[in-house]
Parts: sequence; structure tokens; C1' cells
RNA sequence: UGAGUCAGCCAGGUGGCCGCGAGUGUCGCAACCGACACUCGAGGAACGUCCGGACUCCGCAGGGCAGGGUGAUUGCUAACGGCAACCCGGGGCGACCCGCGGGAAAGUGCCACAGAAAACAGACCGCCCGCAAGGGUAAGGGUGAAACGGUGGUGUAAGAGACCACCAGCGCCCCCGGCGACGGGGACGGCUCGGUAAACCCCACCCGGAGCAAGGUCAAGAGGAGCCCUGACGGGCUCUGCGCGAACGUCCGAGGGCGGCCCGCCCGAGUUCGCGGGUAGACCGCUGGAGCACGUCGGCAACGGCGCGCCUAGAUGGAUGGCCACCGGCCGGGACAAUGCCGCAAGGCGUCCCGGUCACAGAAUCCGGCGUACCGGCUGACUCAUCCG
Repeated sequence: UGAGUCAGCCAGGUGGCCGCGAGUGUCGCAACCGACACUCGAGGAACGUCCGGACUCCGCAGGGCAGGGUGAUUGCUAACGGCAACCCGGGGCGACCCGCGGGAAAGUGCCACAGAAAACAGACCGCCCGCAAGGGUAAGGGUGAAACGGUGGUGUAAGAGACCACCAGCGCCCCCGGCGACGGGGACGGCUCGGUAAACCCCACCCGGAGCAAGGUCAAGAGGAGCCCUGACGGGCUCUGCGCGAACGUCCGAGGGCGGCCCGCCCGAGUUCGCGGGUAGACCGCUGGAGCACGUCGGCAACGGCGCGCCUAGAUGGAUGGCCACCGGCCGGGACAAUGCCGCAAGGCGUCCCGGUCACAGAAUCCGGCGUACCGGCUGACUCAUCCG
């Protein structure tokens, strides 16, 4: 200098004019509402709704069957199907990247075509014996992605792990290292019966249901009951909760609950349907968090401990917008410079003008992940190639 790999951060800026939402304080008038001042006001994904939770409500005798999720090991975390490290396998010269990673001796299925034969599967050519018919063989050839280990020898009619030596693989045992998956080494052994489970399946472990439109408070409400005040009209307070009809039911139990189904168990006096009527308003939940920044300690890391500081949207037909100017980033074109500056060198750095463009995208209970979309910019570490000192 070029080409890469991994990780982190930012996500246009400034000013002016007009216009928005929330909070606090003061004033106007007690409220609604208004004025002034100050403070704050979308994201790295707010998107997808794919996982996991916090929180809220309902439920929590049990048994069986079915369903769903995960799948090497050790850690992190509130938890996860996430993250970190690492083992094995595969890819890459490498930094690094990828993995639906338990089981094929429980069973079933599939492996086209070719080939003699594709699973405890075979004899086409070949070789040997034989007059022939036929028998023996699986070393050589051939087919194929894949054909009962490889090389050399003994042996044989010809061969063959039939036997032997060395090797590969597998199994058991022992030693060393490691928390562990596993790695390294040694000895023995039968000789060596494919692949595929993101095919069905088997094994191990895990799994209540709904969801902020969750859920709560107040007000209103047609009718009724009770109490108090009034001579009466009428008014106030508390409780309940709309009217009519039908079916089933309160011992034989309608209806409901226990993630789906069955058995079983529990609650239970009302439940369900049709027609008509009233209300649909205000407030809480609603933002202080498994929170963020900095420093330090532990840890390879994910992350955790400690110290100190900070408070950062809470809307509800739903707010942060519009206009102008300048600057900035990126892309393209043109002109100038070829001086000058930095560097030991190889090399690197510029100024002005014009045009275009500035992405993906928008809270709605909140958080941790994953996936997807995206104009550009900055920083760090590492690998390879070339060049220079």
C1' cells in the first nucleotide's frame, strides 16, 4: 500500500420565524381553561410478533393417553430455542466461519440410473478343476456417489484375514492431561455386517391458561328495598341492581373449573337463549427500571461484586412539524496545483466551482434476546500478499 476477518460507536449540525405534547412553579377565578418561566420530548431497529420473562387475573387432588419444545460439554442470566468459552466434525493459505452436534446392534422406510448384486446384498467378464454337464472362487477387471479394510507375504487346483507382519478402523482395559465434552500414549483382541433420523421413530430433559382491549376505583343508570327531614309537594343518605318471556336446575345437581381428550376430583344456586331499554364518562394501571454512565476488583470471556453520579416521551383520532439560510457527509462532472507539507524510505496529504442526494423507518404496559430492513461515517485489534527501512 492492497485484499480480508472480528468487534465497538454515531445515525446529520447550527441559527431564525411560526406551530405542538408532558411535568414543576407563579398568576388569573375554586374547577374547566388561559398566560409567563424553567426542564424534558421516538429507535438501533420503535418493525416482525418468532422465543423468554416482569406484572395482572383465573386455576393448582391425582392417574393415563396424546401434543409441543430442546439436544456435545462447562459457564453466564430473572429466564430463553439467547450469550460466552471450548470439544468434535466440515470449510478457508490464514485471521476466522459454519453445525436442528444423543441413538443406525429396538424397529420401519429410502439410496434414482447403471450394475451380477445396494444390506447380514452378488457371480457379468475373468481365474482354477473337468471330455462335457457342471463345480470352486471373490484376489484382478467392470458398473456406480457408495460394493464384506489397505500393502507385502505364506498358503492353495485357483484363490480368500484361511494364516502372518506392518498400518487404518472398531471394542475392552491401563496410564497421563483436562471441572467436562474430549485429547495423547500403551497393551490385548476378533478380523472389519454401508449411508440416511432438518425420514418415521427410540432415548434424555423441560412445558398451567389468558393477556394492559390484563386488571382496578369512581361516576351515571331504568326499577326496587330501608332510613331521615317535611303539614304536604318534594328532598337527602345507604344498599341492591334494567324490564318481559322461554328452557333446564337447586336430594337423582343445570352450569362452571382442573393447557387438549378420557377417568376422576372440586365449586355450585342459579345458568343459558330470544326481544326491548340504559351507560359506553373520569381516573389509576402509565413509567425509577433484572435502569444508564464512569471508575475499580474478579473472570480467557459472557458477565458479576463494590464505589460514586444521573432521571431521560407517557399520548389517547393519538404530540416533536412546516418554511428559510448556512455548514457537513456521500456520489458525479469540471478547473487549478504537480508547488508545498509529512515520512529514513516505500508512500501519503490539497483548493475552488457546478449538479444531485442524505437511508431503513415512528413509541402506546415494560424489559432480555433472535430475525428482517438500511444512506453513510468513525475507531480498535488481527490475517495474508507486495514494497521499503
This is a predicted structure of a 389-nucleotide RNA (Bacterial RNase P class A) from Stackebrandtia nassauensis DSM 44728.
Rfam family: Bacterial RNase P class A. About the family: Ribonuclease P (RNase P) is a ubiquitous endoribonuclease, found in archaea, bacteria and eukarya as well as chloroplasts and mitochondria. Gene Ontology terms of the family: tRNA processing, ribonuclease P activity and dimeric ribonuclease P complex.